[in-house]
Context: one part of a larger RNA
Molecule: large-subunit ribosomal RNA, domain II
Organism: marine metagenome
RNA sequence: GUCAGCGACUAAAUGUGUGCAGCUUGCUUAAGCAAAGAUGUGGAGGCAAAGCAAAAGCGAGUAGGUUUUCCUGCGUUUGUUGCAUGCAUUUGACCCGAAACUAAGUGAUCUCGUUUUGAGCAGGUUGAAGAAAGCGUAAUGUCUUUUGGAGGACCGAACCGACGUCUGUAGCAAUAGGCGCGGAUGACUUGAUACGAGGGGUGAAAGGCCAAUCAAACUUAGAAAUAGCUGGUUCUUCGCGAAAUUUAUUGAGGUAAAGCGUAUGUGAGAUCUUUCUGGGGGUAGAGCACUUAUUGAGCUAUGGGGGUCCAAAACCUUACUGCUCUCAAGAAAACUCCGAAUACCAGUAAAGUGUAAUAGGCAGACAGACAAGCAGUGCUAAGGUUGCUUGUCGAAAGGGAAACAGCCCAGCCUGGCCGCUAAGGUCCCUAAGCUUUCUGUGAGUGGGAAAAGAAGUGAGACAACGUUGACAACUAGGAGGUUGGCUUGGAAGCAGCCAUUCUAUCAUGAAAGCGUAAUAGCUCACUAGUCGAGUUGUUUUGCACUGAAAAUGUAUCGGGGCUGAACAGAAACACCGACGCGCUGGUUUAAAGAUCUUUAUUUAAAGGUAGCGAAGCGUUUUGUACGCCAAUGAAGAAGAUACGUGAGUAUUUUUGGAGGUAUCAAAAGUGACUAUGCUGAC
Numbered sequence: 001g002u003c004a005g006c007g008a009c010u011a012a013a014u015g016u017g018u019g020c021a022g023c024u025u026g027c028u029u030a031a032g033c034a035a036a037g038a039u040g041u042g043g044a045g046g047c048a049a050a051g052c053a054a055a056a057g058c059g060a061g062u063a064g065g066u067u068u069u070c071c072u073g074c075g076u077u078u079g080u081u082g083c084a085u086g087c088a089u090u091u092g093a094c095c096c097g098a099a100a101c102u103a104a105g106u107g108a109u110c111u112c113g114u115u116u117u118g119a120g121c122a123g124g125u126u127g128a129a130g131a132a133a134g135c136g137u138a139a140u141g142u143c144u145u146u147u148g149g150a151g152g153a154c155c156g157a158a159c160c161g162a163c164g165u166c167u168g169u170a171g172c173a174a175u176a177g178g179c180g181c182g183g184a185u186g187a188c189u190u191g192a193u194a195c196g197a198g199g200g201g202u203g204a205a206a207g208g209c210c211a212a213u214c215a216a217a218c219u220u221a222g223a224a225a226u227a228g229c230u231g232g233u234u235c236u237u238c239g240c241g242a243a244a245u246u247u248a249u250u251g252a253g254g255u256a257a258a259g260c261g262u263a264u265g266u267g268a269g270a271u272c273u274u275u276c277u278g279g280g281g282g283u284a285g286a287g288c289a290c291u292u293a294u295u296g297a298g299c300u301a302u303g304g305g306g307g308u309c310c311a312a313a314a315c316c317u318u319a320c321u322g323c324u325c326u327c328a329a330g331a332a333a334a335c336u337c338c339g340a341a342u343a344c345c346a347g348u349a350a351a352g353u354g355u356a357a358u359a360g361g362c363a364g365a366c367a368g369a370c371a372a373g374c375a376g377u378g379c380u381a382a383g384g385u386u387g388c389u390u391g392u393c394g395a396a397a398g399g400g401a402a403a404c405a406g407c408c409c410a411g412c413c414u415g416g417c418c419g420c421u422a423a424g425g426u427c428c429c430u431a432a433g434c435u436u437u438c439u440g441u442g443a444g445u446g447g448g449a450a451a452a453g454a455a456g457u458g459a460g461a462c463a464a465c466g467u468u469g470a471c472a473a474c475u476a477g478g479a480g481g482u483u484g485g486c487u488u489g490g491a492a493g494c495a496g497c498c499a500u501u502c503u504a505u506c507a508u509g510a511a512a513g514c515g516u517a518a519u520a521g522c523u524c525a526c527u528a529g530u531c532g533a534g535u536u537g538u539u540u541u542g543c544a545c546u547g548a549a550a551a552u553g554u555a556u557c558g559g560g561g562c563u564g565a566a567c568a569g570a571a572a573c574a575c576c577g578a579c580g581c582g583c584u585g586g587u588u589u590a591a592a593g594a595u596c597u598u599u600a601u602u603u604a605a606a607g608g609u610a611g612c613g614a615a616g617c618g619u620u621u622u623g624u625a626c627g628c629c630a631a632u633g634a635a636g637a638a639g640a641u642a643c644g645u646g647a648g649u650a651u652u653u654u655u656g657g658a659g660g661u662a663u664c665a666a667a668a669g670u671g672a673c674u675a676u677g678c679u680g681a682c
Stems, first nucleotide, its partner, number of pairs: 001682006011091013026047003032041003051058002061074005094232002097229001101222006112196003116192005121186001123155003126151001130147005159183003163180005198214001200210003235616006245258005260364001261362002264359003270355001273350002276347004285338001286336002291332002294329005303320001304318005368393010398409003413586004418582003424576003427560003433573001435572006446562001452546002456543010473530005479503003484498003509524001512523003587606006617671001619668005627661003636655008
């Protein structure tokens, strides 16, 4: 892991609702006794029958308000016992699950430290103190040679350890093996023995060790500790169907009250939608009359500077400042002289509904998500965050958006090889138009993007020039005084400065460029001729272009593929397209309901999580049952057929070989794909 079996809302007492039953000459016994599952007895006691008041007390009333004929509070009632059942409380209380806490005990054969008594350490090296002899000295010291055998000394086996690495990791092994490594006469290693015990020991100290267990061992008990937490919680069908909000909370993933759900009772219009009528408002907008802040201009006080003046005052003046006022201009969530649309409140008219409301029973829920709109916050960032309004999802299937909880269309009782549509589509994949008319696009734009850029191209507007010939092109001219004056080595249209005239001309600048040392030379402006009809500029707008770079493989139309379109704009008519709507069968529920007493028939409804309500199926045991079935074959097992919306039921075949049990009742150890569930098998 698979299969089989087991596995979770129970029991008691009390309270409170609901249903059924008994009595209601109110109901009822408890223990006990008799009997022995029945029942009898037992009336102690309980509930009810009257309340009000703190109480005396009074009593259908009573207490308070100074008094009260008045006012206010409570009351002026109907039950009780049992059974079943919903819920609550107390117990382990639906089941499994802690880490922990407390008590009493058991442990030092592992390991830590200590006690006593034993044991072990191949071999090799070094050569301390001391000693002897000698040399030497006044005598020591010193020196030399021997001797000697010290050391938490050296090298290195046993032994003890464990620094590196490889293997191993379901291992040989719950710490090992290989190759190297450290200590190896010592604070060494080791046998046996004894002592120290759990908030305690022991510790050359690592929170280490105390029997594979240690920031408080193990065993048993309290004990089914507690768990606002996680997981799991077993048959069927039918009706309705939420919430993710407010307030409070040592409250924030819990809970309580309210709001929202459900079933029951009461409930005749109080509910919902729209019409009309009447309301209050200070939002959007707008405005500047107030408040606040702001800009420009004008007049100008005060102030600052200067002058007259010894000083003051007064007067004159102006780099500057600029209250108030005047004119003009714009701003505001915490400004308003103004002021909507919606929304909200009340009334009104019409239509429909067991709707609103209410009483008490039972809940769930109080993590919400996105979309559109209005706001706050943030970066007018976020699939961000907070509030309000609406929708969808949540709890909603179906069609569309390639795929896609929250978008668009549309709300699934169950059938039909019928029809019509919605959103969205109609060349092929792929159901239906390569449909018709008029335009645009040439970029595969369509089929991703900005600022910005551009003789792309379509449609307009305005202006200028043009048959007295425009624009472009070609032919020709583009001159003279003059090399203007100055400057300069030079300056001649063209380094620079100043001036920029006159003449001849169809026209021609004291020159708009190139060029030369300076000239020269080549163009331009300007003009004539040739040619013969539009040309140039500004601007609005449609569609395109550039801007445009990413990582597995085209990869930003779902693909193929598409260019007078299968793209884009405008118009038109067809068609396809859903579990929608219609048509036609069936089921259930609710309401109505002729004939005459519950049916025909009619109408409507039937998505659904948490949850509430209703009706059923099956299992075990008991009564029914000394009955019925059964060797002419029970239960069980494996199939088949039929029936039922379903849980399931009936019949039958094979196997099996001895029990099973209708019906109606009763009682529960009553239903398992899931709990890292438990046990067994494989």